c-di-GMP-I riboswitch aptamer from a Bacillota bacterium, 85 nucleotides, folded computationally. It was read from a public genome assembly, where an Rfam model found it.

[in-house]
RNA sequence: ACUCCGAAAAGGUAAACUUACCGAAAGGUAGGGACACAAAGCCACGGGUCUAAGGUUGUAAAACUAUGAUAGCCGGGCUGCCGAA
Numbered sequence: 001a002c003u004c005c006g007a008a009a010a011g012g013u014a015a016a017c018u019u020a021c022c023g024a025a026a027g028g029u030a031g032g033g034a035c036a037c038a039a040a041g042c043c044a045c046g047g048g049u050c051u052a053a054g055g056u057u058g059u060a061a062a063a064c065u066a067u068g069a070u071a072g073c074c075g076g077g078c079u080g081c082c083g084a085a
Base pairs, nucleotide, nucleotide: 005083006082012037013036017032018031019030020029021028022027035072041078042077043076045075046074047073048070049069050068054065055064056063057062
């Protein structure tokens, strides 16, 4: 130095909920707030899940559909703090 691993230390992020805004919605952004997290840092590449504006079908009710979303669903890729056993 690197890999595995995760005691300690220094820190970090921020679920639900809530206020405001954006969005058709899912959801996102900011403030408050902490359930948790050793990558809960970043990336939609694969799978899953959510939504259905638009489109298609239908007499209607509705059904199907991602180009939308989810990285705190899983896998994968890239990067990173510390260093006991």

It matches the Rfam family "c-di-GMP-I riboswitch aptamer". Rfam links the family to the GO term cyclic-di-GMP binding. Its mean pLDDT, the model's own confidence on a scale to 100, is 91.